[in-house]
About this RNA
Transfer RNA from an uncultured Bacilli bacterium, 73 nucleotides, folded computationally. Rfam family: tRNA. About the family: Transfer RNA (tRNA) molecules are approximately 80 nucleotides in length. It is annotated as a transfer RNA. The coordinates come from a structure-prediction model, not an experiment, and the mean pLDDT is 81. The sequence was found in a public genome assembly.
């Protein structure tokens, strides 16, 4: 040069063979405390790496690229 895997919210990860993009921790804001922490309540966050395609619809299928890994020479 060449093959596999992956890439989704600040982080770690789902989304059940194509049909409302979602949890847990972080963050913010309240209840509570003399103040904090923990506990419970509540909230905000997403161009689903990028670009085409294909379909009434794509995170999800095809193709290019861009990145991590990783096997081979």
């Nucleotide at each position: 040069a060449g093959g596999a895997a992956c890439g989704u919210a600040g982080u770690u990860c789902a989304a059940u063979u194509g049909g409302c993009a979602g949890a847990a921790c972080a963050g913010c804001g309240g209840u509570c405390u003399c103040c904090a922490a923990a506990a419970c309540c509540g909230u905000a966050g997403g161009u689903u790496g990028u670009g085409a395609g294909u379909u009434c619809g794509a995170g999800u299928c095809u193709c290019a690229c861009c990145g991590u890994c990783u096997c081979c020479u």